[in-house]
RNA sequence: UCUUUAGACCUGUGCAAUGGUGACUCAAGACAAUGUGUCAGGGUAGGAAUACAGCAGCACACCUUGUUUUGCUAUGUGCCGCAGGUAUCUGGAGAGGA
Repeated sequence: UCUUUAGACCUGUGCAAUGGUGACUCAAGACAAUGUGUCAGGGUAGGAAUACAGCAGCACACCUUGUUUUGCUAUGUGCCGCAGGUAUCUGGAGAGGA
């Protein structure tokens, strides 16, 4: 000096972690007004049967918080895997020259 190999470094990628966000499961809280359903009582119509509207109550929905699972996304997280780069560096092996 050349070849090869390992590591450091850089890049990409996969996985995990963390954050954000959407959906899903479950639970709790709130639920004045407002939404849906069922509408006791009472009201209206009717000779009656019954019908109609419908307050309270109850349930569901909506909202909030947490939780389960998951999609998307972000990174100065990991020193985890894989691949590439090397003009930089540090080693090992081989060959040639001085």
The RNA shown here (Bacterial small signal recognition particle RNA) has 98 nucleotides and comes from Sulfurimonas sp. GWF2_37_8. The model forms 93% of the base pairs in the Rfam consensus. It is recorded under the gene name ffs. RNAcentral records the identical sequence in 2 taxa. The sequence is in RNAcentral, with records from ENA. Its Rfam family is "Bacterial small signal recognition particle RNA". It is annotated as a non-coding RNA gene. For this family Rfam cites "SRPDB: Signal Recognition Particle Database" (Rosenblad et al., Nucleic Acids Res, 2003).